[in-house]
RNA sequence: AGAGUUUGAUCCUGGCUCAGGAUGAACGCUAGCGACAGGCUUAACACAUGCAAGUCGAGGGGCAGCGCGGAGGUGGCAACACUUCUGGCGGCGACCGGCGCACUGGUGAGUAACACGUAUGCGACCUGCCCCGGACAGGGGGAUAAACCCGGGAAACUGGGCCUAAUACCCCAUAUGCCUAGGAGACGCAUGUUUCUUAGGUGAAAGAUCCGUCGGUCCGGGAUGGGCAUGCGGCGCAUUAGCUGGUUGGCGGGGCAACGGCCCACCAAGGCGACGAUGCGUAGGGGUUCUGAGAGGAAGGUCCCCCACACUGGUACUGAGACACGGACCAGACUCCUACGGGAGGCAGCAGUGAGGAAUAUUGGUCAAUGGGCGCAGGCCUGAACCAGCCAAGUCGCGUGCGGGAUGAAGGCCCUCCGGGUCGUAAACCGCUUUAGCCGGGGAGUAACGUGGGGGACGUGUCCCUCAGUGAGAGUACCCGGAGAAUAAGCAUCGGCUAACUCCGUGCCAGCAGCCGCGGUAAUACGGAGGAUGCGAGCGUUAUCCGGAUUUAUUGGGUUUAAAGGGUGCGCAGGCGGCCUGUCAAGUCAGCGGUCAAAUUUCGGCGCUCAACGCCGUACCGCCGUUGAAACUGGCAGUCUCGAGUGCGUGGGAGGAUGGCGGAAUGCGCGGUGUAGCGGUGAAAUGCAUAGAUAUCGCGCAGAACCCCGAUUGCGAAGGCAGCUGUCCAUCACGCCACUGACGCUCAUGCACGAAAGCGUGGGUAUCGAACAGGAUUAGAUACCCUGGUAGUCCACGCGGUAAACGAUGAUAACUAGUUGUCCGGCCAGACUGAUGGUUGGGCGACCGAGCGAAAGCGAUAAGUUAUCCACCUGGGGAGUACGACCGCAAGGUUGAAACUCAAAGGAAUUGACGGGGGCCCGCACAAGCGGAGGAACAUGUGGUUUAAUUCGAUGAUACGCGAGGAACCUUACCCGGGCUCGAACGGCAGAGGAAGGAAGCAGAGAUGCUGACGCCCUUCGGGGCUUCUGUCGAGGUGCUGCAUGGUUGUCGUCAGCUCGUGCCGUGAGGUGUCGGCUCAAGUGCCAUAACGAGCGCAACCCUUGUCGUCAGUUACCAGCACGUAAAGGUGGGGACUCUGGCGAGACUGCCACCGCAAGGUGAGAGGAAGGGGGGGAUGACGUCAAAUCAGCACGGCCCUUACGUCCGGGGCGACACACGUGUUACAAUGGGGGUUACAGAGGGGAACUACCUGGCGACAGGAUGUGAAUCUCGAAAAGCCUCCUCAGUUCGGAUCGGAGUCUGCAACCCGACUCCGUGAAGCUGGAUUCGCUAGUAAUCGCGCAUCAGCCAUGGCGCGGUGAAUACGUUCCCGGGCCUUGUACACACCGCCCGUCAAGCCAUGAAAGUCUGGGGCGCCUGAAGUCCGUGACCGAGAGGAGCGGCCUAGGGCGAAACAGGUAGUUGGGGCUAAGUCGUAACAAGGUAACC
Repeated sequence: AGAGUUUGAUCCUGGCUCAGGAUGAACGCUAGCGACAGGCUUAACACAUGCAAGUCGAGGGGCAGCGCGGAGGUGGCAACACUUCUGGCGGCGACCGGCGCACUGGUGAGUAACACGUAUGCGACCUGCCCCGGACAGGGGGAUAAACCCGGGAAACUGGGCCUAAUACCCCAUAUGCCUAGGAGACGCAUGUUUCUUAGGUGAAAGAUCCGUCGGUCCGGGAUGGGCAUGCGGCGCAUUAGCUGGUUGGCGGGGCAACGGCCCACCAAGGCGACGAUGCGUAGGGGUUCUGAGAGGAAGGUCCCCCACACUGGUACUGAGACACGGACCAGACUCCUACGGGAGGCAGCAGUGAGGAAUAUUGGUCAAUGGGCGCAGGCCUGAACCAGCCAAGUCGCGUGCGGGAUGAAGGCCCUCCGGGUCGUAAACCGCUUUAGCCGGGGAGUAACGUGGGGGACGUGUCCCUCAGUGAGAGUACCCGGAGAAUAAGCAUCGGCUAACUCCGUGCCAGCAGCCGCGGUAAUACGGAGGAUGCGAGCGUUAUCCGGAUUUAUUGGGUUUAAAGGGUGCGCAGGCGGCCUGUCAAGUCAGCGGUCAAAUUUCGGCGCUCAACGCCGUACCGCCGUUGAAACUGGCAGUCUCGAGUGCGUGGGAGGAUGGCGGAAUGCGCGGUGUAGCGGUGAAAUGCAUAGAUAUCGCGCAGAACCCCGAUUGCGAAGGCAGCUGUCCAUCACGCCACUGACGCUCAUGCACGAAAGCGUGGGUAUCGAACAGGAUUAGAUACCCUGGUAGUCCACGCGGUAAACGAUGAUAACUAGUUGUCCGGCCAGACUGAUGGUUGGGCGACCGAGCGAAAGCGAUAAGUUAUCCACCUGGGGAGUACGACCGCAAGGUUGAAACUCAAAGGAAUUGACGGGGGCCCGCACAAGCGGAGGAACAUGUGGUUUAAUUCGAUGAUACGCGAGGAACCUUACCCGGGCUCGAACGGCAGAGGAAGGAAGCAGAGAUGCUGACGCCCUUCGGGGCUUCUGUCGAGGUGCUGCAUGGUUGUCGUCAGCUCGUGCCGUGAGGUGUCGGCUCAAGUGCCAUAACGAGCGCAACCCUUGUCGUCAGUUACCAGCACGUAAAGGUGGGGACUCUGGCGAGACUGCCACCGCAAGGUGAGAGGAAGGGGGGGAUGACGUCAAAUCAGCACGGCCCUUACGUCCGGGGCGACACACGUGUUACAAUGGGGGUUACAGAGGGGAACUACCUGGCGACAGGAUGUGAAUCUCGAAAAGCCUCCUCAGUUCGGAUCGGAGUCUGCAACCCGACUCCGUGAAGCUGGAUUCGCUAGUAAUCGCGCAUCAGCCAUGGCGCGGUGAAUACGUUCCCGGGCCUUGUACACACCGCCCGUCAAGCCAUGAAAGUCUGGGGCGCCUGAAGUCCGUGACCGAGAGGAGCGGCCUAGGGCGAAACAGGUAGUUGGGGCUAAGUCGUAACAAGGUAACC
């Protein structure tokens, strides 16, 4: 210090999440020791039991209990025991009295307050014990408790009587004091304070004693502790805006320690509040603690200070001090006791119990120390305190060993090309050490400057000497010795963030998860294992706080489009404010002083073996006072003119209000002309019209709006404003520089204005036109379109107050480059009084620089640079909703949440893709043509169905005569049945046997089994070759996964694209290049150009075909020569020709003309066999479809192993109600039958092709010859031509079926082809729709080949023969390319996405009611108690009882407000893989969208 997460990618905005630290914690797993600190955060819930405040006999009367003494009695010899009496002594229960109990300890309920903190004040106060000073203690008196007696009561307790004491109580005296009145002086801060003095009034005392002392009273002072008052400071809600009757003040009084409405009477009407009163909610405050760089945020446990409280509420008493935790009284709730009459109690003291809770300890020891109370003291008391116990609950420290040790052991795990890697020097083993623990021994400090006794000194309370005594913790810490590696390691994590990876299991299951997200058969993310990483007696998790978060922004943010500028103006308060001078010193700055308790924290040092911890020193942002400074801000006083305003002059405008006038259009009325339609639409219909419409002419009426001018114009604060004209009101600009002299800017609340729609009342109503009606459209059409049409649209008055009220940009002022247009003024110049040019102000626009901005963009009219003020924002949804309040006639508006939910929602830009966006351009894409498919029959493939099986794959285009270029067996993968298990084939090793092999026979469906004549080779003699059997290691699998793969293939697409290097542009994704113009079949080329080049594609190079040349010439050829035949290149020969096949030539827009800058284009051009790519082929860029194939092959993983392997027989792949694709043959006369005669090309042939001969109608058979082929052969080419048939289910068509055959083959039943005879089905040109083809093409005709025994071939691949038609053209359909545009798409339009309804879950609003709670109000009642009054009773009196009154806690009744809960009902909202209906939005989203 940052990181993850929105996107295909990018930048930004923005939220969510993580890494850190912390805790009085809790939970899970684990656990050796010590030191230090900590330990009910919840029920201020209820409490059994014990303890927590007593002490003084040196105040007193006394003597119950204990001890001693004395006296007596009983027992006993005595010691002694028991007992009675005796306060004489030690002491002492209870009692009177003194002091203490107001401290200590606990808790945090209440409290938003002078409670706390801080700083001051008290001239308005008190203070026991302690200290200092001064003075004093003289007399007297009456009671009472205990005890005793008599009573009441269950008890608690209590009544009466008699007696008695005091340091208890009372009276008198004295007194510096106090009070009143008077006089004099000093001082201050307003009331005043203070000193001296005179007179009057009034107030004290206590004794004890061991003779040392300890006490008592008054006054003054001190110290300490408190009381009161004030400034400043520290909280949430304004959806709490008004609050207040003792309220605010005064005068007088009461009360108090003291001031004060603290209380009372009277008088006045005040007091507080947007600088937040009042109300509600929450909360003890501070020192400090945590976090943070700091500013800040959060917290207030332990320790310290203050406050408050003590079962709840109230009250006073006593006292120096209390309205009193372990006191009192009353009331209330609760618990307990009870004899039912009545009583008792208060752990928020220490332990402890129950309860609550995720959760928090012992009914321990000691007063040794520290401290407190009492006492002269010894001492007593002390759950304060000191210790111990329990708890990993925190911090710090220590240990669980150290060194050596490689065959890198075994074992685990992982990889694997059978050898590695890792756990791992880890272990074993060898050597060494001994902290902690264990055993044995020793053994503290804490204890004291000393309570007490004795002695001494001086200044009588201090010091010195000495003596006796004191340790709970604890035999602990610590030290010494001993044995022995011995007794001691876990937890979490390992996808990214984030450090650490593999295997197995699982298979969107089980599960994980802080965020993003993992898991659907190869999971580094689940579970286990091995390994690794982190920390370590702990480690993780959860909760909470701060941080990161500059994500509330003072430091330190924003508001055009991301959330955010108020619709606009005026303007009070507030904030801010021009120039100069003087002054004051509030802000500001500086010095000094006080305070800021201690602890904490910082820094320096010291002590526990270290550290934590402790100790010493030091610093510490504040507040107050004081002295000074005077720049700036501020106050006061004065000046100025440039800000602002006024005046005068000139000018501009759709600025506002109100009246008058005008024409056109529309509709209506009347009349004329006129006749059959009009109107309306994509097309129609509703509607209007023969009762005369529409159209047209004339006249008239009505209401509303103002064509052209008109603009990128003008005016206004905004909304908004448009015919002409009058009146009134306002405004702005310019000029002059005459006047005022800072009069200014902004503006919360407030006031006013405010489009359209809407509301109220009245009027008006031509047009248009929500609602509504009808007609269409449609699956529907409550819409879009059409015909009508009410409110409204208009006017007057009033209300309402919103908008995408937008420049999505608040107002004001200043400053900061340029270019250009226009509107309104001024000045100067000026042809021709006027076009224009220049200049200066104000307004409205465009472009652009710097700068700014996330970018788009803004750019003197800023979104630049500054200043001031206002408004507003803080993730999306819920929601501008609910509730409340205010406003409104209503509609509604303003203000404006939460629960819950999501991991995003967004902005700008980029690349794509897409659009029922645009432009340009291609393609048999359409169009123009020719022929087909879709109808029939058959063939074939597929789906489906069937089946024991109908093996498998291919499935829009890009599956379907596809894998199949040959399923009767085989193939074959499927089914049934029969067999085999080293296996059908192959290799290695070991052992045993034997040649191998094998005619033949038997059984069997066969595989197979059994029998079996015959039958070895090499050798170095060890054995080997070959083979069988047994065992074993490798087998085998067309089993799965094409979504793990290689390879290959289809498709877009033979489309013209796809990229790179360097440079440049951009924050970046990315762009540029590759865009633009022209051109091309082409990213083909040229030109232009921040690009310049290059690569993969295109083209070319390759093959073939077309022309020519040359070379060569057999099996091809035959012109000339010769021979020869019935004929024939048959023969000699030839190298001319054809042909064959090598090598070349040729075509390049090269030439001409025109167009063009060029590239190039055009032409019946020339020439040429061929002309602008001559025809055809091969060749397929980056990529897309998780496209196809694990069954061609290969291959990872998984699965089977007497079977999912393998052999055999048979069956099936050929099934058949159906459906589809691809084909064949047809429906006929451009045909069919018969006849006849020419002309191909490319191929094949040895288990082959076969001439020729014979037989058969024929398929074919039997012979025979040639040929491994330019030689022989398949071989006949067919359409053609001639003739018959004459429009018919036919001389068309041939399916189907019957019969007879041929051939292949082991075998044609399932299930072959062919031949012959016979039979002669559908079908008469095919609906919607759809396919191919642009020339040697389509169409048509036949021929060949592969596979193959044969063939289901009508398929596939080739070959030649005959040989067309048409293309105007690119609007439309389909596909594609480039540029551009929009986008909410990116799985990319087969996209995205909205709302109702239905289902489940969740939180929430409302209503009638109902329940609960806190606070207040009114009335009634009213305990205890203070105070007041009275007081006939008591008392000699003082005084009191009693009675009455005021006030009050509590109780009762009542009306209301507020807050919360609530079953069912109801409203919307949110969430939830695959529900329903539609299609609203995103593209022109198919009616532009939105407010």

Overview:
This is a predicted structure of a 1491-nucleotide RNA (small-subunit ribosomal RNA) from an uncultured rumen bacterium. The coordinates come from a structure-prediction model, not an experiment, and the mean pLDDT is 84.